[in-house]
Molecule: transfer RNA
Organism: Patescibacteria group bacterium
RNA sequence: GGGGCCAUCGUCUAGUGGUCAGGACGCCAGGUUUUCAUCCUGGUAACAGGGGUUCGACUCCCCUUGGCCCUG
Numbered sequence: 001g002g003g004g005c006c007a008u009c010g011u012c013u014a015g016u017g018g019u020c021a022g023g024a025c026g027c028c029a030g031g032u033u034u035u036c037a038u039c040c041u042g043g044u045a046a047c048a049g050g051g052g053u054u055c056g057a058c059u060c061c062c063c064u065u066g067g068c069c070c071u072g
Stems, first nucleotide, its partner, number of pairs: 001071007010025004018055001026044006048064005
């Protein structure tokens, strides 16, 4: 230099064009408990950046950034 894969709550992840972007752990509050832990209920918080296609984009296309792999 060329090619491929990946980027979603604090963390791990689901989501192949339309519904409040869902779940687990974490954190916060409450309940339970003499207290802590466990358990139960509720809450919290996310689509890497820019542009394009489309009535509509996390999803499709292009560029950029970052990470990983293959190759000259």